The RNA shown here (SAM riboswitch aptamer (S box leader)) has 104 nucleotides and comes from bacterium 336/3. Lineage of the source: Bacteria > Pseudomonadati. The RNAcentral record of the sequence draws on Rfam and Ribocentre. Rfam family: SAM riboswitch aptamer (S box leader). About the family: The SAM riboswitch is found upstream of a number of genes which code for proteins involved in methionine or cysteine biosynthesis in Gram-positive bacteria.
[in-house]
RNA sequence: AGUUUAUAAAGAAGAAGGGAGAGAACAGGCUCUAUGAACUUCUGACAACCAUCUCUGUAAGAGAAAGGUGCCAAAACCUGCCUAAUUUUUAGGAGUUAUAAAUU
Numbered sequence: 001a002g003u004u005u006a007u008a009a010a011g012a013a014g015a016a017g018g019g020a021g022a023g024a025a026c027a028g029g030c031u032c033u034a035u036g037a038a039c040u041u042c043u044g045a046c047a048a049c050c051a052u053c054u055c056u057g058u059a060a061g062a063g064a065a066a067g068g069u070g071c072c073a074a075a076a077c078c079u080g081c082c083u084a085a086u087u088u089u090u091a092g093g094a095g096u097u098a099u100a101a102a103u104u
Base pairs, nucleotide, nucleotide: 001104002103003102004101005100006099007098008097013043014042015041016040017039021032022031023030026080027079028078029077044072046070049068050067052064053063054062055061056060076096081093082092083091084090085089
């Protein structure tokens, strides 16, 4: 990097450095940001995919804990393509993206 499966409207920020952008990419909106963006480090938190432990018992379920990841503005910020309807809005799906696990 490719493939498969699962999840994505819940949840959780402080400090130091840094110094103008950021919200994945493109477009349109909207928003955050000198009361300090991205990014880096430290600490803390959140969550529970994998691994671990316990129970029930073979199919997974329930619970504990936090080792490997992940994550800590707004739904993955919203829309883009398709379908339907109470038709300019709402709902569902697809696609894309992200993360985890497995695999090549």